Background
A computed fold for a 270-nucleotide part of an RNA from a metagenome, annotated as large-subunit ribosomal RNA, domain VI. The full RNA is in RNAcentral, with records from SILVA.

Context: one part of a larger RNA
RNA sequence: CACAGGAAACUUGAGAGGAGUUGUCCAUAGUACGAGAGGGCCUGGAUGAACGAACCUCCUGUAUAUCAGUUGUCUCGCCAGAGGCAUAGCUGAUUAGCGGUGUUCGGUAGGGAUAAACGCUGAAAGCAUAUAAGCGUGAAACCCGCCUCAAGAUAAGGUUUCCCUGGUAGAUUAACUACCCAGAAGACCCCCGGAAGACUACCGGGUUGAUAGGCAGAGUGUGUAAGCACAGUAAUGUGUUCAGCUAAUCUGUACUAAUAGGUCGUGAGG
Repeated sequence: CACAGGAAACUUGAGAGGAGUUGUCCAUAGUACGAGAGGGCCUGGAUGAACGAACCUCCUGUAUAUCAGUUGUCUCGCCAGAGGCAUAGCUGAUUAGCGGUGUUCGGUAGGGAUAAACGCUGAAAGCAUAUAAGCGUGAAACCCGCCUCAAGAUAAGGUUUCCCUGGUAGAUUAACUACCCAGAAGACCCCCGGAAGACUACCGGGUUGAUAGGCAGAGUGUGUAAGCACAGUAAUGUGUUCAGCUAAUCUGUACUAAUAGGUCGUGAGG
C1' cells in the first nucleotide's frame, strides 16, 4: 500500500514444512518342521541404541553484585575489626538463570487408493483361463491421520463485539470542493519492565496500578559473625550461636518511579 468505512479479538485452512529409523530378549514353543543336530511363521509383551522436542524435580556443569577460609601489600592514627589491589589474588562450597552427561515425551494406531504378488466370478474359445466387462486381498513407498507455519489464498475468506448520524457556501439532488465546528472506537509516541530481544519486533504494566526498585516475611546458600565472658604464658579453644551474612527465587506491601502530556485515526462509508 492492498483486501470498497474504521477498529479489537477469536478463527477456517488453499498451500508449505517437519516427523517417518531400528536392535535384542520373553511368551506362544523346544511347539510346527526335522532321523538327529537344530529350529520357526503368526500373535502378544518387555527393554534398548541412535535421532528429535520440551524441561530443570533428581544427577552434573557454569556462577565476576552469595558465604566462608587464606597469602602479600597499602589504607582507615594504633589494637581489634574492616576495605582496596594482586587472573574473580588464590582456595572450598553455591541460589536463580542458561546448559547436558540429567528427566519426560515422540516415531504409533487407524483409514483410503495401490506396487510386485495372490484370488473370485467369467466369456471371447460349450473346456480352460485372476481379465476381456465386473469384484477382491495386498508394502517402511503414495494420500490422510500427528506437529508447526499459514487469507498478499489479489479467488485477499469467516464469526463476535466496539465506533462515528454537525454547520455554511459553491452548481438542481447525489457525488465533489472550500471554510468553520466537534476528533469516536482504537492505535502509537512517551514512561516502568520482561523467562521477549543484536536493533526492531513480541509480551506485561502505566495510580480505577503490584510493572520494576525499595521494604517486610519466607526460601536458598554458606557454616557458627562481631562484641563480651571463660580457659590457656601464648598461638588458640569454648560459650553466648545451627549463629551472622545472604545475587537473580516466592509471597505481601504504593514508600520510590510508571506524572503530566502529545500525535494519528473521522463525521454512516463507490